[in-house]
RNA sequence: GGAGUUGGCCAGACAGCCGCCGCACCCACUGCGGAGGAAAGUCCGGGCUCCACAGGACAAGGUGCCAGGUAACGCCUGGGGGGCGCAAGCCCACGGAAAGUGCCACAGAAAAUAUACCGCCUAAGCGUUGCCGGCUUGUCCGGCGAUGCCGGUAAGGGUGAAAUGGUGCGGUAAGAGCGCACCGCGCGGGUGGCAACACCCGUGGCACGGAAAACCCCGCCUGGAGCAAGACCAAAUAGGGGAACAAUGGUGUGGUCCGCACCGUUCCCGGGUAGGUUGCUUGAGACACGCGGCGACGCGUGCCCUAGAGGAAUGGCUGUCCACGACAGAACCCGGCUUAUCGGCCAACUCCAACC
Repeated sequence: GGAGUUGGCCAGACAGCCGCCGCACCCACUGCGGAGGAAAGUCCGGGCUCCACAGGACAAGGUGCCAGGUAACGCCUGGGGGGCGCAAGCCCACGGAAAGUGCCACAGAAAAUAUACCGCCUAAGCGUUGCCGGCUUGUCCGGCGAUGCCGGUAAGGGUGAAAUGGUGCGGUAAGAGCGCACCGCGCGGGUGGCAACACCCGUGGCACGGAAAACCCCGCCUGGAGCAAGACCAAAUAGGGGAACAAUGGUGUGGUCCGCACCGUUCCCGGGUAGGUUGCUUGAGACACGCGGCGACGCGUGCCCUAGAGGAAUGGCUGUCCACGACAGAACCCGGCUUAUCGGCCAACUCCAACC
């Protein structure tokens, strides 16, 4: 100098004028404060609120290597295993396929109780035949060769995303874990580690491929609804309950009487609608320093207060400057994840090239 990896930061700046929302003051004036790293998607987890709830089981949904962090998590940190990269580093739903059921298109012999298209083999069995030899001259016997059937084989070819352990040597008619060595795998043991797991030793010729983001099995987790949650104050009108008063009445039932039901005025009470208030932003809070921890994070001390509306504020104009400004707008709150994003800055690390 070039190429890259990881982590973090900024998100036009300054000034003037005019507005908008909130708070302080009774009002005005005035003063102070006024979007984000994602406020977004609403995908996870929690706080808060109301409802439900003895306990257990089932269902349904989620989750899935190990240890830790946390209020909790599907998040984060560290580690293990696998894959990619020369490396820094990045990626992985990473429990179980000898519990059971089902699936594996096309091609291919065969896609899982194995099987045999081409090929390889002719040792054994039954034939045909060529050459040579024998003597007992026969449809005879023996040897060498060719070939058919019956067979053997799973090395090699071919198909496929995937083909029943791999490489090599031996072995064989040809072959084959058939035998052996190494690798892989299963089982048993030992050592190290909290563990996942790693390494070593022994042993078994190998005991059925893939897929569980198919059903399923196993372990663990989960009650429902959400700030339009919920709480408080409370008109008008209508209806409800109670008391007092007036009258002994009216209406209905009934042939009549009794009885029963309903009907008046005033006052009080409670529910509830409109409306208003609250919940509302001081919180698993921000910042600085110290301590513990590899780290996520925790503890202590100091210091700070930083939008809170209810049709919804955070804007406009002017001037100067620059690298000419992206994605995008709070609505109960918080922790994450994911997605969007102009331009730029910082730190650590890796690889390459050159020079000293």